[in-house]
About this RNA
Predicted 3D model of a 90-nucleotide RNA (c-di-GMP-I riboswitch aptamer) from a Bacillota bacterium.

RNA sequence: GACCGACAAAGGCAAACCUUUCGAAAGGAAGGGACGCAAAGCUAUGGGUCUAAAGCCCACUUAACGGGCAAUGAUCGCCAGGCUACCGAA
Repeated sequence: GACCGACAAAGGCAAACCUUUCGAAAGGAAGGGACGCAAAGCUAUGGGUCUAAAGCCCACUUAACGGGCAAUGAUCGCCAGGCUACCGAA
C1' cells in the first nucleotide's frame, strides 16, 4: 500500500412516522425522530423497480369520467460498476 472487517477506539449517517414545503405523481428539501448502515459518502454508467404530467391509442359521449402504451421524471437505504474515505485486531 492492497485486500479484509474486531464484543477495538474516535466519530459519522439516519428508515418508518410527524410538521412545513416543492412536485401531476413517484418522490425530493428543511426540522424533529432512530429502523438500521463499514461506505446508508459521491456518481443515474448497466440492470431492476416506482410514477405517468405532456404525448399517442381506445372507450364513453351533451358533457364529465375511464382504460392502455411509455420516461425526457424518480429511486444510490434495490443490485452492480466507477470515484473518494476514518481506524488497524485476526
The sequence was found by an Rfam model in a public genome assembly. The coordinates come from a structure-prediction model, not an experiment, and the mean pLDDT is 86. Its Rfam family is "c-di-GMP-I riboswitch aptamer". From the family's description: GEMM was predicted in a large-scale screen for bacterial structured RNA regulatory elements. Rfam links the family to the GO term cyclic-di-GMP binding.